[in-house]
């Protein structure tokens, strides 16, 4: 110095002129003031908020899942713990251990069961004998053996030594797991110490355990107007069975003692779904002042939070937040170095708020990686 | 404004719940038999990274996240 990636912030701007929408003001003309974002976007989560439900119990079903915390809540977020990889100082004959850094982490139990581990391989889960290896032998073949070879993602702890016919946790030390005790920590966990031969993998497979969750979503709802077919058709129920308690069950609550009959049923009443039709198709509210926003102070590692000051910031609904011009800043390109011509991301509110993810030209910062002068 | 579904060859679908053998079938396509020639018909053949990406696991089309496109439904 040039490229590249990843985080974080930012993310055109000014005049003048014609309009839109909202709220003030005004008799009226008009006038004044405000008018998209960090993601408004996916709709992946949570909350208010509305409406129906709700006596009370199991069972199922759906989400979360290391620990505390923050928070109205959350699968969100902060701290920590553990794992995993990379460097690594140091320790150890040696398998290995590891202070410290960085960077990623969907991280509850596999010893409560159940399932599934193709091919390969002798054997894949209550483990096994293919080559080896050792003893015995009637020379064929029994029997021991998990050390060596070999398959495979994975072979039932590693390493050293002793001990065997070879061999083996068979014994020992040590390191590794896993149990159980002390200790330190709110906790996850960690340290030390005693014990043990030791336990495959997979819950982003059923599944246990713990915690949560009533169903629906502004097209909820509620008002007001204005027109109507309580009319018609299927289909089930109506004194014990069926419906509602918007998954089931248990249990609760509610409903013809209606005619008539040849006892199979029938009309007739009334409930519930569904059908096609008819009418309306119009306005208000809900709806924008809120878990609001901006400095400051205090508490907290930190997310956050408390008090204080200030300040009001879109509200459409066939849906407003724009078009023209001139100007200025970036950026490319071309170039006679005067200029000239193109551009300026991602995207656009729809009931409201926290998050998350995901997109984003150009700038600025941090960090890392590739090259290349120079010292 | 809210929800639900698909994506596999050039088309049109299977497999996905229940992982590991080989991703498969019909049209279509290319060769070649057959015919004078040409359909139909027999034979043999190619062509797929299963919308992307990333994770989980020995092992992903299939299981989980996030995303991209297409349809659909509902006063």
């Nucleotide at each position: 110095g040039a490229g590249g990636c990843a985080g974080u912030c930012u993310g055109u701007u000014c005049u003048a002129u014609c309009g839109a929408c909202u709220g003030g003001c005004g008799a009226a003309a008009g006038c004044c003031a405000g008018u998209a974002g960090g993601a408004a976007a996916g709709u992946c989560c949570g909350g208010g908020c509305a409406a129906c439900a709700c006596a009370g119990g199991g069972c199922a079903c759906c989400g979360u899942g290391c620990u505390u915390c923050c928070u109205a809540a959350c699968g969100g977020g902060a701290a920590g713990g553990g794992g995993u990889g990379c460097a690594a100082a140091g320790c150890g004959c040696a398998a290995g251990c590891a202070a410290u850094g960085c960077a990623c982490u969907a991280c509850a139990g596999a010893a409560a069961g159940u399932g599934u581990c193709g091919c390969a391989g002798a054997a894949a889960c209550u483990a096994a004998a293919c080559c080896g290896c050792c003893u015995c032998u009637u020379c064929u073949g029994a029997g021991g053996u998990a050390a060596g070879g070999g398959u495979g993602a994975a072979a039932a702890a590693g390493c050293g030594g002793g001990g065997u016919a070879a061999g083996a946790g068979c014994c020992c030390a040590c390191u590794c797991g896993u149990g159980c005790a002390g200790c330190a920590g709110u906790g996850a966990u960690g340290c030390u110490g005693c014990a043990u031969u030791g336990g495959g993998a997979u819950a982003a497979a059923c599944c246990u355990c713990a915690c949560g969750g009533g169903u629906u979503g502004a097209a909820a709802g509620a008002c007001c107007a204005a027109a109507u077919a309580a009319a018609c058709c299927c289909a089930g129920g109506c004194c014990a069975a069926a419906a509602g308690c918007g998954g089931c069950c248990c249990g609760c609550u509610u409903c013809g003692u209606g005619a008539c009959u040849u006892c199979g049923g029938u009309c007739c009443g009334u409930c519930u779904g569904g059908g096609a039709g008819g009418g309306u198709a119009g306005g208000u509210c809900g709806a924008u002042g809120g878990a609001g926003c901006a400095c400051a102070a205090g508490u907290g590692u930190g997310a956050a939070u408390u008090u204080g000051u200030g300040c009001c910031u879109a509200g459409a609904u066939g849906a407003a937040u724009g078009a023209u011009a001139g100007a200025a800043a970036c950026u490319c390109a071309a170039u006679g170095c005067g200029u000239u011509g193109a551009g300026u991301a991602c995207a656009g509110a729809a009931c409201c708020c926290g998050g998350c993810u995901u997109a984003u030209a150009g700038g600025a910062c941090u960090g890392c990686c590739u090259u290349u002068u120079u010292u | 404004g809210g929800g639900c579904u698909g994506u596999u060859a050039g088309c049109u679908c299977a497999g996905u719940u229940g992982g590991u053998u080989u991703a498969g079938a019909g049209c279509a396509c290319u060769a070649u038999c057959u015919u004078g020639a040409c359909a139909a018909g027999g034979u043999a053949g190619g062509g797929g990274u299963c919308g992307a990406u990333g994770g989980u696991u020995c092992g992903a089309a299939u299981c989980c996240a996030u995303u991209a496109c297409a349809g659909c439904c509902c006063a």
Two RNAs folded together computationally: RNase P RNA and transfer RNA, 450 nucleotides in total. The coordinates come from a structure-prediction model, not an experiment, and the mean pLDDT is 75. It holds a member of the Rfam family "Bacterial RNase P class A". Rfam's curators write: Ribonuclease P (RNase P) is a ubiquitous endoribonuclease, found in archaea, bacteria and eukarya as well as chloroplasts and mitochondria.